[in-house]
RNA sequence: CCGUGCUAGGCGGGGAGGUAGCGGUGCCCUGAACCCGCAAUCCGCUCUAGCGGGGCUGAAUUCCCCUCCGAGGGGUUCCGCUCCGGCCACUCCGCUGUCAGAGGCGUCGAUGGCUCGGGUCCCGCGCGGUGUCGGCUUGCGAACCAGGUCAGGUCCGGAAGGAAGCAGCCUUAAGCGAUGUCCGGCAGGCGCAGCGGGAGCUCCCGAGCCGGAGCCGAAGGCAGCGGCAGGUGACCGGUGUGCGGAAUCGCGACGAGGGGUGCACGG
Numbered sequence: 001c002c003g004u005g006c007u008a009g010g011c012g013g014g015g016a017g018g019u020a021g022c023g024g025u026g027c028c029c030u031g032a033a034c035c036c037g038c039a040a041u042c043c044g045c046u047c048u049a050g051c052g053g054g055g056c057u058g059a060a061u062u063c064c065c066c067u068c069c070g071a072g073g074g075g076u077u078c079c080g081c082u083c084c085g086g087c088c089a090c091u092c093c094g095c096u097g098u099c100a101g102a103g104g105c106g107u108c109g110a111u112g113g114c115u116c117g118g119g120u121c122c123c124g125c126g127c128g129g130u131g132u133c134g135g136c137u138u139g140c141g142a143a144c145c146a147g148g149u150c151a152g153g154u155c156c157g158g159a160a161g162g163a164a165g166c167a168g169c170c171u172u173a174a175g176c177g178a179u180g181u182c183c184g185g186c187a188g189g190c191g192c193a194g195c196g197g198g199a200g201c202u203c204c205c206g207a208g209c210c211g212g213a214g215c216c217g218a219a220g221g222c223a224g225c226g227g228c229a230g231g232u233g234a235c236c237g238g239u240g241u242g243c244g245g246a247a248u249c250g251c252g253a254c255g256a257g258g259g260g261u262g263c264a265c266g267g
Base pairs, nucleotide, nucleotide: 001267002266003265004264005263006262009057010056011055012030013029014028015027020046021045022044023043024042034054035053036052037051038050063260064259065258066257067256068255072251074249075248076247077246078245079244080243081242083238084237085236086235088233089232090231091230092227093226094225095224096223097222098221099220103216104215105214112210113209114208115207116206117205118204119203120199121198122197123196124195125194126192127191128190130187131186132185133184134183135182136180137178138177139176140175146171147170148169149168154163155162156161
């Protein structure tokens, strides 16, 4: 160096999660690389870290190690958007003041002042209406403890004739209904051009007098104060959820490069 036969090893790997830790089933990413049984309210192990059974390959392109590349998914921090809350501002609305002023009123008398009256507010009365009760009208209505009349029957009597009295009938009491255009009582967050008393000149209207030139005023601008349903914006806070970006940390398939590695026999 070659040939033959063995053994170690290999027959996918990785991420997150789970776990005291390791691996597996499951999920995800790669890749295409045996079979059977067990397994997430878990299955099997213990730093030598799946367990049990079977099969193929086998010391090199196929095994092991290092370096590089890098799919993929994970952590942390920051930023932006998103969620909730707070504060402030703007928009919107109202009031006050001021500016402005289309237009209108005014010497046939403005703003203002005084007096009077009415409205307004409170109370009472009156009238009406409503509700309720009672009376009046009318109907029904008592086995006996209401009345009248009392068949039958009962009682008194020698008789004539009397007496009490059930049923029935009639009339009524208590009571139960009906009618209402009538009368009366009570009630009050009802109504009124009614009457009276009071409050008050705050507001509105009218009249008289004084006085003698202004008064009212939409749209709009500015300022101040207030309101808070919604919208917008800035800032602050909250514990996050989700998405995107940046930086950083760690893991890392496939691939590339480099290195390393048995035994026996024979030639």
Molecule: Bacterial large signal recognition particle RNA
Organism: Solirubrobacteraceae bacterium